[in-house]
Formats: sequence, structure tokens, C1' cells
RNA sequence: ACGCGCUGGCGGGACUCGGUGAAAUUCCGAACCGGCGGUGAUGCGCUGCUCCGGCGGCGAUGAGCCCGCGACCCGGCUGCUCCGAUCGGAGCGGACGGUGGACCCGGUGAGAUUCCGGGGCCGACGGUUGACCGGCACGGUGUUGCCGAUCAGACAGUCCGGAUGGGAGACAGCGCGC
Repeated sequence: ACGCGCUGGCGGGACUCGGUGAAAUUCCGAACCGGCGGUGAUGCGCUGCUCCGGCGGCGAUGAGCCCGCGACCCGGCUGCUCCGAUCGGAGCGGACGGUGGACCCGGUGAGAUUCCGGGGCCGACGGUUGACCGGCACGGUGUUGCCGAUCAGACAGUCCGGAUGGGAGACAGCGCGC
């Protein structure tokens, strides 16, 4: 160095101006953001060879839309706890399966969806406003809050929430093997 195991902390960015409107960081115009691993050719650093034209080696860096992963969501299975004593329900987990967004043109070149130039595109789930009617709540009596119905409406990558969570993974330490 490598392999296996354990432990530790770390581990996602972004709304500004204008417009419409009763209401928008949600719509419209213009701006703004880009997790992890892989691949990877310019350029950069070190370096070898050279017929001085060049040809190699090593290293760090290097893709939102190429390959894969993670988060979110869905499914049956399953563990623990609780509730109602076959079973059913609720909460918190687990491994597995499923789903899982988006790129073209030109240039250079042996080679680029990665470089250069140009133009595009994408981004989980839940929440969010007003009017009117009915009901309920109160050490609050309201321009209050909650529930229900009707009508209209406004649609989030960026706001709020689950999340002080989870996490791909990179790193460090320890143990064992080699």
C1' cells in the first nucleotide's frame, strides 16, 4: 500500500428587481443554485526520451442533464412497543423490490453529450389565498383560533415542514490478515 472488521466526527446550494393581483421569494419578464462515486483530451505542476518536429510517465484538478448511487415516494415481507384478547389498528424501525429529472448545435482533435463558443433543458413529498354560511373554543370575546360546507383562486429547485432526521460517500483512528 491492499483486504476485512470496528469506532469517530464530517457529509447540499440558491429569490434579487420589476409586472399582475385582495393575496405570489409559488404565476409572468429578467436574475440565482447544482450532493456522492466513476469516466474524462485542453490547461496546470513535476519528470523521462528526443532526429528539437515532437513522443511519453506521474500528480492535483476536471460533467446538474454520459454511467451509476443517495435523499423523497410506492409495495409486500418482517422486528419491537402500544391499543382493542383468533385478527385488526397505531407508532418507531429493518432488509429487499419498484419508481427514480434533464442536451443539443458548431469548433478543435485520432478521440469530447466532459474542453472552448453558442443556444437549451431539469429539479421528491406535504403546506400555503380570499369571500360567505354553519358549528365550536376562550383567565384571549377578537380585524381571534379551530372544524365543516359552498364559491372563486395562485401552480415553489430557492419559503415553511418532516429534518437537531436520513444519507451516497470522502477522511481519520484502532484491531486482524497479507
Model confidence (mean pLDDT): 79 of 100. A computed fold for a 178-nucleotide RNA from Mangrovihabitans endophyticus, annotated as FMN riboswitch aptamer (RFN element). Of the family's consensus pairs, 100% are formed in the model. The sequence was found by an Rfam model in a public genome assembly.